[in-house]
Molecule: transfer RNA
Organism: Patescibacteria group bacterium
């Protein structure tokens, strides 16, 4: 410098051919059980889908640019 490939909840991961209110597991936070805790089971909260911008009726998905990690040639 040029090409792949990824970035989605605090972690770890889905998300079909562009169409459902963007989910699950782990963490968290109430609770129920238990003498207490752990473990179990219930509920609850958590999201600028890396950033900008374009196409669409509609974008996590498709384009374009730019960030960040990794990876390959030179």
């Nucleotide at each position: 410098c040029u090409c792949c490939c990824a970035g989605u909840a605090g972690c770890u991961c889905a998300a079909u051919u562009g169409g459902a209110u963007a989910g699950a597991g782990u963490a968290g936070c109430g609770g129920a059980c238990u003498u207490c805790u752990a473990a179990u089971c219930c509920g609850c909260a958590g999201g600028u889908u890396g950033c900008a911008g374009g196409u669409u009726c509609g974008a996590g998905u498709c384009c374009u640019g730019c960030c960040u990690g990794g990876g390959a040639g030179g």